[in-house]
RNA sequence: CGUUGCAACAACCCCGUGGUUUGGGCGCAUCCGGCAUGAAGUGGCCGGAGACGCAGCGAAGCCACUGCAACU
Numbered sequence: 001c002g003u004u005g006c007a008a009c010a011a012c013c014c015c016g017u018g019g020u021u022u023g024g025g026c027g028c029a030u031c032c033g034g035c036a037u038g039a040a041g042u043g044g045c046c047g048g049a050g051a052c053g054c055a056g057c058g059a060a061g062c063c064a065c066u067g068c069a070a071c072u
Stems, first nucleotide, its partner, number of pairs: 002071006013058001014056001016065007023057001025054003028050001030049006
């Protein structure tokens, strides 16, 4: 240097660091459909889609790195 396994350190336990993919959560501009009301418009309720934003997302992966152990 490389390979394999692991996370001691942690304000119960779990959780090493950063980035990233898929899929969730919350917020939210906007759009679509339905319902009710109404002369119409505005506004109301329900469901769906959704750019963007937020986070210890206790979901699964990938890359790089820190540390520990073993091996070559």
This is a predicted structure of a 72-nucleotide RNA (nadA riboswitch) from an Acidobacteriaceae bacterium.
The sequence was found by an Rfam model in a public genome assembly.
Its Rfam family is "nadA riboswitch". A reference for the family is Huang et al. (2020), "Structure and ligand binding of the ADP-binding domain of the NAD(+) riboswitch", RNA. It is annotated as a small RNA.